[in-house]
RNA sequence: AUACGAUAAAGGCAAACUUGCUGAAAGGCAAGGACGCAAAGCAAUGGACCUAAAGAAGAUAUUUCUAUGGUCGCCAUGCCACCGAA
Numbered sequence: 001a002u003a004c005g006a007u008a009a010a011g012g013c014a015a016a017c018u019u020g021c022u023g024a025a026a027g028g029c030a031a032g033g034a035c036g037c038a039a040a041g042c043a044a045u046g047g048a049c050c051u052a053a054a055g056a057a058g059a060u061a062u063u064u065c066u067a068u069g070g071u072c073g074c075c076a077u078g079c080c081a082c083c084g085a086a
Base pairs, nucleotide, nucleotide: 004084005083012037013036017032018031019030020029021028022027035073041079042078043077045076046075047074048071049070050069055065056064057063
């Protein structure tokens, strides 16, 4: 240095749920709260998934399609990073 990841040390993040704000929704943000996480740090680049406002279609409807909206705590990929037993 690379790989790897302890019942190590130091520190970190925070699921569900609750409250408030925001958004058409999915979701996001803040506070509380911990199920978990060795990248649960960052980036929507590929796949996957969620939503469907606007738009389009249509039998005019409580219908269908569609991401320009989202999820990095779904999987890859890229970038960066703490510690050091085997």
A computed fold for an 86-nucleotide RNA from Paenibacillus sp. 1_12, annotated as c-di-GMP-I riboswitch aptamer.
Taxonomically the source falls in Paenibacillus (Bacteria, Bacillati, Bacillota, Caryophanales).
The prediction has a mean pLDDT of 88.
The sequence was found by an Rfam model in a public genome assembly.